[in-house]
RNA sequence: AGAAGGGUAGCACAAUAGGUAGUGCAUUGGUCUCCAAAACCAAGGGUUGUGGGUUCGAGUCCCAUCCUUUCUG
Numbered sequence: 001a002g003a004a005g006g007g008u009a010g011c012a013c014a015a016u017a018g019g020u021a022g023u024g025c026a027u028u029g030g031u032c033u034c035c036a037a038a039a040c041c042a043a044g045g046g047u048u049g050u051g052g053g054u055u056c057g058a059g060u061c062c063c064a065u066c067c068u069u070u071c072u073g
Stems, first nucleotide, its partner, number of pairs: 001072007010025004019056001027043005049065005
């Protein structure tokens, strides 16, 4: 320099022909227990890396850009 992949909740990841953003762990509260752990139930937590564009509607499509992984030279 060129090519491909990834960036979504505190962490690990889903969401596929565009249509209300979810799961597990963690956190907080509750039930249970003599207490705690475990188990079970519930809650909080996100403007989907950033900035534009298309569309009635974008995590998803298009452009630019930042970070990161791999490959080629």

Record summary
Transfer RNA from Dunaliella viridis, 73 nucleotides, folded computationally. The gene name in the source record is trnW. Model confidence (mean pLDDT): 83 of 100. The source organism's lineage runs through Eukaryota, Chlorophyta, core chlorophytes, Chlamydomonadales and Dunaliella. It matches the Rfam family "tRNA".